A computed fold for a 345-nucleotide RNA from a Clostridiaceae bacterium, annotated as Bacterial RNase P class A. Model confidence (mean pLDDT): 76 of 100. It matches the Rfam family "Bacterial RNase P class A". For this family Rfam cites "The Ribonuclease P Database" (Brown, Nucleic Acids Res, 1999).
RNA sequence: UGAGUAAGCCAGACAGCUGCAUGUACAGUGCCGAAAGGCCGUACAUGAGGAAAGUCCGGGCUCCAUAGGGCAGGGUGCCGGGUAACUCCCGGUGAAGGUGACUUUAAGGAAAGUGCAACAGAGAUAUACCGCCGGUUUUACCGGUAAGGGUGGAAAGGUGAGGUAAGAGCUCACCAGCGGCAUGGCGACUUGCCGGCUAUGUAAACCCCACCUGGAGCAACACCGCAAAGAGGGACAUUUUGGUGGCCCGCCAGUCCCGGGUAGGUGGCUUGAGCUUUGCAGAAAUGCAUAGCCUAGAUAGAUGGCUGUCAAAUACAGAACCCGGCUUACAGGCUUACUCAUAAA
Numbered sequence: 001u002g003a004g005u006a007a008g009c010c011a012g013a014c015a016g017c018u019g020c021a022u023g024u025a026c027a028g029u030g031c032c033g034a035a036a037g038g039c040c041g042u043a044c045a046u047g048a049g050g051a052a053a054g055u056c057c058g059g060g061c062u063c064c065a066u067a068g069g070g071c072a073g074g075g076u077g078c079c080g081g082g083u084a085a086c087u088c089c090c091g092g093u094g095a096a097g098g099u100g101a102c103u104u105u106a107a108g109g110a111a112a113g114u115g116c117a118a119c120a121g122a123g124a125u126a127u128a129c130c131g132c133c134g135g136u137u138u139u140a141c142c143g144g145u146a147a148g149g150g151u152g153g154a155a156a157g158g159u160g161a162g163g164u165a166a167g168a169g170c171u172c173a174c175c176a177g178c179g180g181c182a183u184g185g186c187g188a189c190u191u192g193c194c195g196g197c198u199a200u201g202u203a204a205a206c207c208c209c210a211c212c213u214g215g216a217g218c219a220a221c222a223c224c225g226c227a228a229a230g231a232g233g234g235a236c237a238u239u240u241u242g243g244u245g246g247c248c249c250g251c252c253a254g255u256c257c258c259g260g261g262u263a264g265g266u267g268g269c270u271u272g273a274g275c276u277u278u279g280c281a282g283a284a285a286u287g288c289a290u291a292g293c294c295u296a297g298a299u300a301g302a303u304g305g306c307u308g309u310c311a312a313a314u315a316c317a318g319a320a321c322c323c324g325g326c327u328u329a330c331a332g333g334c335u336u337a338c339u340c341a342u343a344a345a
């Protein structure tokens, strides 16, 4: 200097004028409404994101509900730690890829069982098509062989040497797999030695094993007001029926149909497993302590317009009960560490 890898940050800023929404305080008793309740004025404060998106996971909260147990169903799947919890995060181990920094991982079990491996090929839970060798009554047959060839994604572990009539783990060396013993480690697993020579793969097929697991959802749910049919009407049922996603046990208590009224208002609604600084512990995720801060709550749905300056300046894109993650989209710019290549000192 160039090319990469990993992590983090910004996502326009400042000033003036004007406009919108919410909260607090003050003021008025003004306006709307049948009521509950709402609106208007002044001042101050605050006001969309790193993904608000997807609705994929996990919870908080509310109800079923006055609790539960079991089965089915569903989810996760190497080890250890973190967390409210998780399919998440951190750190390791194995395997695959990369020169490397690093990246990916659907990573338990095939010796519990079942299934599948098409076509080609002689043969795919095992054979002998071609070939090689030997024999003989010599062109035909018999015996041996699985090293060579062919088919195939895959042909009785691979490469090489010896040996043999020709061959083969038949023997040996190295390697892979499997089994045994020992070493290191909390563990996944690693390292070493020994052994017989080895009929596979697939569980992102059914299945087995270990662990976990109620459901529905803020349109949850609760309250207020007006009005009406002012004891609303009818059927079933207590041995039964109904309720809690399915089934059983248990527990509890009614269920269904017709008719009438309402569709308004308020709460839930934002102080949180919250954020920031510093210190300590830890390899890290994270935890503990101290100090400080309050940062949207709409409900046909609020942040817009104009001017000036700076500038790299715009991409993806707007909360709707809240939080922790994951995934996806993304113009431009900045920072830190590491790897490789080249050149110079």
Stems, first nucleotide, its partner, number of pairs: 001341010012310007020047007030039003049316001053327002056325005061217004068249004073213005078092005093107001094105004108208002113206002115202003129149002131145005157175006176198001178195005184189001221267004232258005241253003274293003278289004